Background: The RNA shown here (TPP riboswitch aptamer (THI element)) has 105 nucleotides and comes from Robiginitomaculum sp. The organism belongs to Robiginitomaculum, within Bacteria. Its Rfam family is "TPP riboswitch aptamer (THI element)". From the family's description: Vitamin B(1) in its active form thiamin pyrophosphate (TPP) is an essential coenzyme that is synthesised by coupling of pyrimidine and thiazole moieties in bacteria. The previously detected thiamin-regulatory element, thi box was extended, resulting in a new, highly conserved RNA secondary structure, the THI element, which is widely distributed in eubacteria and also occurs in some archaea. Analysis of operon structures identified a large number of new candidate thiamin-regulated genes, mostly transporters, in various prokaryotic organisms. The model forms 91% of the base pairs in the Rfam consensus.
């Protein structure tokens, strides 16, 4: 020089849904119809957080998707499509192998 697993710094990217016989406030065509907030429940790393996840070695996330199958109280809950199309980068630390150079014997 190199550089695995891993890690640091800065910068950047991303999602935030479903349910309730619960509480509050409001809307209403007056239909226990509907909106917002709170609380509770479900999945999840995360369901608004000084958090969490991801950054090309890229299934973080978006599109396809008002999709298909399964499951559930319900859901972007699970699977498929998926070797699809998109998607956010720079700099450090760092073991071994191998190669090269320098010095010593």
């Nucleotide at each position: 020089u190199g550089g695995a697993g891993u890690u640091c710094u800065g910068a950047g990217g991303g999602g935030u849904g479903c349910u309730g016989u619960c509480g509050g406030c409001g809307a209403u065509u007056c239909g226990u119809u509907u909106g917002c907030c709170g609380c509770a429940g479900c999945u999840g790393a995360g369901a608004a957080a000084u958090a969490c996840c991801c950054u090309u070695u890229g299934a973080a996330c978006c599109u396809g998707c008002u999709c298909c199958g399964g499951u559930u109280a319900a859901u972007g809950c699970c699977g498929g499509g998926a070797u699809a199309g998109g998607g956010a980068c720079a700099g450090g630390a760092g073991a071994a192998a191998a190669u090269a150079g320098a010095u010593g014997u």